Overview:
This is a predicted structure of a 108-nucleotide RNA (FMN riboswitch aptamer (RFN element)) from uncultured Ezakiella sp. Lineage of the source: Bacteria > Bacillati > Bacillota > Tissierellia > Ezakiella. Model confidence (mean pLDDT): 82 of 100.
RNA sequence: UCUUCAGGGGGAGGUGUAAUUCCUUUACCGGUGGUAAAGUCCACGAGCGUUUGUACGCAGAACAGGUGUGAUUCCUGUACCGACGGUUAUAGUCCGGAUGUGAGAAGA
Numbered sequence: 001u002c003u004u005c006a007g008g009g010g011g012a013g014g015u016g017u018a019a020u021u022c023c024u025u026u027a028c029c030g031g032u033g034g035u036a037a038a039g040u041c042c043a044c045g046a047g048c049g050u051u052u053g054u055a056c057g058c059a060g061a062a063c064a065g066g067u068g069u070g071a072u073u074c075c076u077g078u079a080c081c082g083a084c085g086g087u088u089a090u091a092g093u094c095c096g097g098a099u100g101u102g103a104g105a106a107g108a
Base pairs, nucleotide, nucleotide: 001108002107003106004105005104010026011025012024013023014022027093028092029082030081031044032043033042034041039080040079047058048057049056050055062078063077064076065075066074084096085095086094
């Protein structure tokens, strides 16, 4: 320098004019790098706002016990969290920006 890759996930029942969004029940999902293997530690990307830009701001969540030289990462138990816009009615799981962007990864 070039090429390729780089986000997963819901059923059933109820109410209602209207809900895959509410209620009940029972499930499911987890970007990238670091570090003892991480959705909940540190850093970054993605999203929204401001800005010429650099950059700044907003937005989220974990404890207890065990093993071990070392783990808030493994094992056991019990919890918790989830951008923006849309919608006949409130969304982590539906639709959309997105055949996008991108932390980065692999190869030549």